A computed fold for a 135-nucleotide RNA from Planomonospora venezuelensis, annotated as c-di-AMP riboswitch aptamer (ydaO/yuaA leader). NCBI's taxonomy places the organism under Bacteria, Bacillati, Streptosporangiales, Streptosporangiaceae, Thiemannella. It matches the Rfam family "c-di-AMP riboswitch aptamer (ydaO/yuaA leader)". Gene Ontology terms of the family: regulation of gene expression and cyclic-di-AMP binding. Rfam's curators write: This family represents a conserved RNA structure found upstream of the ydaO and yuaA genes in Bacillus subtilis and related genes in other bacteria.
């Protein structure tokens, strides 16, 4: 000097997954548990509307961007769709999973129920718009 690994802090990213108060526990630091509130997210649930032929259990439904075709069920080919680059455009980089309910749920005012986890990161920018601060 370069590269790799690990930890801490700050900053930043995906996601609804953040903040505050009270109590308890722990404690080098960091924090953990219970209760409540704000904010935010999701589910159930009338009228009206929609659906309402048969068959089927190989049912049906939900969260999510996570879809389509084929399949020897291992995958293959696409790609609906989604994210980052403070905003827009151009360009660049990436994802396109996983899980849950349990035979049951269309929409849905009142009303009812629940979540606030987890996982990551280190130079590909250019132009434009706009805002803030300082002088």
């Nucleotide at each position: 000097u370069c590269a790799g690994c690990a930890g801490a802090u700050a900053u930043g990213c995906c996601u609804a997954a953040u903040c505050u108060c009270g109590g308890g526990c722990a404690c080098c630091u960091u924090g953990c548990c219970c209760g409540a509130g704000a904010g935010u997210c999701g589910g159930g649930g009338a009228a009206c509307c929609a659906c309402c032929g048969c068959a089927a259990u190989u049912g049906g439904g939900g969260u999510g961007a996570a879809c389509c075709a084929c399949u020897c069920c291992g995958g293959u080919g696409g790609a609906a769709g989604g994210g980052c680059u403070g905003c827009u455009c151009c360009g660049g980089c990436c994802c396109g999973a996983a899980c849950c309910c349990g035979u049951c749920a269309g929409c849905u005012a009142a009303c009812c129920c629940g979540g606030c986890c987890g996982g990551c990161a280190g130079a590909a920018g250019g132009a434009g718009a706009g805002g803030a601060g300082a002088g």